[in-house]
């Protein structure tokens, strides 16, 4: 220095223009003589940062920052 891909709770990941959702972990509770197991409730996101399109952007389109992976 060129091309392609990710970037969304604490961590793994979904959501291809119309209210951001599941798993594990986390809190109360309820079972238990007590713990793990299980069940039921519940918290937690300004979707990597900034701008555009749109009526409406996690989803399109631009420019940055990270990471990875390739060619020089």
């Nucleotide at each position: 220095g060129c091309u392609u891909g990710a970037g969304u709770g604490g961590c793994u990941c979904a959501a291809u223009g119309g209210u951001a959702g599941a798993g594990c972990a986390c809190a109360u509770c309820a079972c238990u003589c007590g713990u793990a197991a299980u069940g039921a409730u519940g918290a937690g996101g300004u979707u990597g940062u900034g701008g555009g399109u749109u009526c409406g952007a996690u989803u399109c389109c631009c420019a940055c920052c990270u990471c990875a992976a390739g060619c020089u």
A computed fold for a 72-nucleotide RNA from a Bacillota bacterium, annotated as transfer RNA. The sequence was found in a public genome assembly. Rfam family: tRNA. The organism belongs to Bacillota, within Bacteria.